[in-house]
Molecule: Lysine riboswitch aptamer
Organism: Clostridiales bacterium
RNA sequence: UCAAGAGAUAGAGGUGGGCCUGACAAGAGUAGAUAAGAUAAGGUAUGAGAGAUAUCGUUGAUUCUUAUUGAAAGGGGAAGGCCCCGAAGGGUGGAUUUUCUCGAAUCUAUGCCUGGUUUCCGGAUUAAGAGUCCUGCGACUGUCACCAAUAUUGGUGGAGAGCUAUCGUUUUG
Numbered sequence: 001u002c003a004a005g006a007g008a009u010a011g012a013g014g015u016g017g018g019c020c021u022g023a024c025a026a027g028a029g030u031a032g033a034u035a036a037g038a039u040a041a042g043g044u045a046u047g048a049g050a051g052a053u054a055u056c057g058u059u060g061a062u063u064c065u066u067a068u069u070g071a072a073a074g075g076g077g078a079a080g081g082c083c084c085c086g087a088a089g090g091g092u093g094g095a096u097u098u099u100c101u102c103g104a105a106u107c108u109a110u111g112c113c114u115g116g117u118u119u120c121c122g123g124a125u126u127a128a129g130a131g132u133c134c135u136g137c138g139a140c141u142g143u144c145a146c147c148a149a150u151a152u153u154g155g156u157g158g159a160g161a162g163c164u165a166u167c168g169u170u171u172u173g
Base pairs, nucleotide, nucleotide: 002173003172004171005170007167008166009165010164011163014085016084017083018082019081020080021079024076032069033068034067035066036065037064038063042056043055044054045053047102048101049100050099088114089113090112091110092109093108094107095106096105097104115141116140117139118138120136122134123133124132125131143158144157145156146155147154148153
């Protein structure tokens, strides 16, 4: 001095991600309550099913109709603030919330999947053609490698464990 490896710092993509607050819409004229009528043996403590225990109920449980009255939670969300770029999300396993199962929530482990956005098909959640999540075929876009070129760009492929820049009393040749 060159090359390769490891490390540290700072960045880029873009309808980028997460958290907090949140006008507002929807939930909904729904649940519930009261009154009347009808019905007649079950109902409640669960998100669903089963079991156990307790409790209410023929002095009418429950359900339906009519009339009056009438919410809330979860979820969404303009605008604003904070933290960031595997940001973060998902899958799987475990633990807790409960007697069991499923589901849901929280925590945890795991380089199993995903560079980012988005139309559409299918599925899950939900009150919901909202939103979120999971594939799949496409489109656009960023990045790197290879090839080609008229040097404008085009084609193929890969993945964030990546890419760019910088640093050095670092390791190897």